[in-house]
Context: one part of a larger RNA
RNA sequence: GGAUGAACGCUAGCGGCAGGCCUAACACAUGCAAGUCGAGGGGUAACAGGGAGCUUGCUCCGCUGACGACCGGCGCACGGGUGCGCACCGCGUAUGGAACCUGCCUUCUACAGGGGAAUAGCCCAGGGAAACUUGGAUUAAUGCCCCGUGGUACCACGACCUGGCAUCGGGACGUGGUUAAAGCCUUCGGGCGGUAGAAGAUGGCCAUGCGUCCCAUUAGUUAGUUGGUAAGGUAACGGCUUACCAAGACCGCGAUGGGUAGGGGCCCUGAGAGGGGGAUCCCCCACACUGGUACUGAGACACGGACUGAGACUCCUACGGGAGGCAGCAGUGAGGAAUAUUGGACAAUGGGCGAGGGCCUGAUCCAGCCAUGCCGCGUGCAGGAAGAAUGCCCUAUGGGUAGUAAACUGCUUUUAUACGGGAAGAAAAAGGGGCACGUGUGCCCCACUGACGGUACCGUAAGAAUAAGGAUCGGCUAACUCCGUGCCAGCAGCCGCGGUAAUACGGAGGAUUCGAGCGUUAUCC
Repeated sequence: GGAUGAACGCUAGCGGCAGGCCUAACACAUGCAAGUCGAGGGGUAACAGGGAGCUUGCUCCGCUGACGACCGGCGCACGGGUGCGCACCGCGUAUGGAACCUGCCUUCUACAGGGGAAUAGCCCAGGGAAACUUGGAUUAAUGCCCCGUGGUACCACGACCUGGCAUCGGGACGUGGUUAAAGCCUUCGGGCGGUAGAAGAUGGCCAUGCGUCCCAUUAGUUAGUUGGUAAGGUAACGGCUUACCAAGACCGCGAUGGGUAGGGGCCCUGAGAGGGGGAUCCCCCACACUGGUACUGAGACACGGACUGAGACUCCUACGGGAGGCAGCAGUGAGGAAUAUUGGACAAUGGGCGAGGGCCUGAUCCAGCCAUGCCGCGUGCAGGAAGAAUGCCCUAUGGGUAGUAAACUGCUUUUAUACGGGAAGAAAAAGGGGCACGUGUGCCCCACUGACGGUACCGUAAGAAUAAGGAUCGGCUAACUCCGUGCCAGCAGCCGCGGUAAUACGGAGGAUUCGAGCGUUAUCC
């Protein structure tokens, strides 16, 4: 000098864009953050409509719009948070998988026949303070099961062709065996789904080369350890696990141990080489009160799922027993030098579900707070003198300086204020109309939809009106005098200053410098 997720002191007019718990992965009141589908199902708790009865203000009927709870499907493995752990194939990079999986999506091929038993809900009867729960009866399906059919699927056996990189891969064939399916809507044209298989895409999983901090005041480490055989397990390879056999495996090119730490793209600095960092944004990893376990599922060993005679903490209780997990968004306490609103909207982008209308979305888009940073603008401009008053200084009847500064004259109106106008971001989907017409697709037109926001922006009005401070002035280092003090009070980054004329302390005048900031502290180069 540059830089910062900064803090502190003094000061402070505005806007745009960004950023905002670095500390206690400390504890959390409250609200919200993951639902959706009635075009899968039985149905009808609430609301509305309709109908019936009729005692005229009630009862009944799921008939309709809709729909609480329930069964079922898809989603909840994404998105969002944090950096505890981890020195590791975790990450980065480059390969390989002839050792693998992949829901939804795309393309292609083939298929969807028949039957059955249950169980939520509803109803009845109980238990419990509650959380919740027990028994009986009855019912549905795109829930579950059985039979049939079936293939380029899977398994076994046989035999053929071909390729390679060792195990092996690919193709065609024969025999036998095994495993499928679901309907709903319809304007009856069809549409959306279902099952099996082949391929694609996407996402994942595994293996390997190389790279990846400090300590030798850590020198030896290792028994599932290293390898083999067999079996189990897995989507798959593998000591991944188990039994048996062998005695190996790593290490001064740093094993093992200890400490520290999420990694990268990137960021800061530097001419570069290098050094330092890992906030925001993006990718990957790990974690979800602490520890453990699996279930479901295409995918989890699952942040707002489950279990736990594991642990700590908090809460309710009728003392028998129960409930909970903000490292989601806000917010609270605590810690700290220190870090924001218990805001608005789904209008846009994106996601989930749905045929769709749509519903949900603290993702997201916006707004609020903070000079935390960067950038921009303003606080006026021109004229005005041998130069007022006043302050300060001097070699003091006089000069210098503040100083064109002020007053005064003219001008402008950014900004602020008042009033008026007023966006883009929106184009679609669904709806209506038209055309092409292959009859369910495409194109065109119409109208509808904005949280931000009456915001940005534009215009008009009057008026210099609404707006400057901080640090420094001995040398380094731009900027000097007076007064006070008297090794005191104090200053200080280093050298150092102060003991009676201090340009170094305190004040004043003046000056220098930066400027809505300026200094100090901390850290890095």
Small-subunit ribosomal RNA, 5' domain from Maribacter litopenaei, 525 nucleotides, folded computationally. Taxonomically the source falls in Maribacter (Bacteria, Pseudomonadati, Flavobacteriia, Flavobacteriales). It was read from a public genome assembly. The coordinates come from a structure-prediction model, not an experiment, and the mean pLDDT is 85.